[in-house]
RNA sequence: GCCUCCUUAGCUCAGUGGUAGAGCAGCUCAUUCGUAAUGAGCAGGUCGUCGGUUCAAAUCCGAUGGGAGGCU
Numbered sequence: 001g002c003c004u005c006c007u008u009a010g011c012u013c014a015g016u017g018g019u020a021g022a023g024c025a026g027c028u029c030a031u032u033c034g035u036a037a038u039g040a041g042c043a044g045g046u047c048g049u050c051g052g053u054u055c056a057a058a059u060c061c062g063a064u065g066g067g068a069g070g071c072u
Stems, first nucleotide, its partner, number of pairs: 001071007010024004018055001026042005048064005
């Protein structure tokens, strides 16, 4: 230098055009003599950034930042 992939909650990841979700972690409550476990609930997101397409974009297109792998 070229090619491919990843980027979404504190962490690991779903979601492939029509309300942003799960597990773990956190907080509260229940249960217990108490703790753990278990159960119920709550909170947590400018979907890396900028622009474009669209009635509507995490999702499609372009540019760009960061990360991983391959080729030379």